[in-house]
RNA sequence: GCAAACCAGGGGAAAUCCUGGGACGCAGAGCAACGGGACUAAAGACAUAAUGUCUAUGUCAGCCGAGCCGCCA
Numbered sequence: 001g002c003a004a005a006c007c008a009g010g011g012g013a014a015a016u017c018c019u020g021g022g023a024c025g026c027a028g029a030g031c032a033a034c035g036g037g038a039c040u041a042a043a044g045a046c047a048u049a050a051u052g053u054c055u056a057u058g059u060c061a062g063c064c065g066a067g068c069c070g071c072c073a
Base pairs, nucleotide, nucleotide: 001026002025006021007020008019009018010017011016024062028069030068031067034065035064036063037060038059039058044054045053046052047051
């Protein structure tokens, strides 16, 4: 310096994100979805008695790797 969980308000079908509070932690817990992985499944498809299964165009960088910028010796 950043800011987890949690709480309040708001966006979103959801994952989750934003704002405020709050600090678990982090020497890059900076930027960014390129590769892998994980999460969700609205719409769509399939199967149905109920509902379920598949699927990213969605999400996560505080999951890992690579890239860029930065810091220390």
Molecule: c-di-GMP-I riboswitch aptamer
Organism: soil metagenome